[in-house]
Parts: sequence; C1' cells; structure tokens
RNA sequence: GGGCGAUUAGCUCAGCUGGUUAGAGCGCUACACUGAUAAUGUAGAGGUCCCAAGUUCAAAUCUUGGAUCGCCCA
Repeated sequence: GGGCGAUUAGCUCAGCUGGUUAGAGCGCUACACUGAUAAUGUAGAGGUCCCAAGUUCAAAUCUUGGAUCGCCCA
C1' cells in the first nucleotide's frame, strides 16, 4: 500500500428483506421471600445503534467518506 470482517445498554450479542415504541441474556436498582445472605419471583433504570454526509415519505439497516480494532496479501 491492497483486500476482508467487526463496531447496537456496564459486559456478551440478536436485529440487516428499510416501516409500530430498538431488543435478549448476564450485570445494576427497588420490592417480595429469608433470622441474614444466596437462589427465585415481580417491577424498574440504563442507548448519539462508532462519526459525518447522501438517497428516501421513512435509515441501526442502503450508498459514499472517515475513525478504531482484528485477520490475510504485498
């Protein structure tokens, strides 16, 4: 220098066939339960969908550029 892949909640990830309000597990908070923890149950908080521009009535999803990380080639 070239190619490919990844980036979504604190962590691990789904969602990509554009369309209701962006989700799951774990973790966190409160309550119930307990002598007290753990476990379990119920409820809740938590998001610039990496950044910017474009296309569209509508973008996490499509296009372009950029950033970071990983792999391969030279």
The prediction has a mean pLDDT of 80. The RNA shown here (transfer RNA) has 74 nucleotides and comes from a Candidatus Altimarinota bacterium. It was read from a public genome assembly. Rfam family: tRNA. Rfam classes the family as a transfer RNA.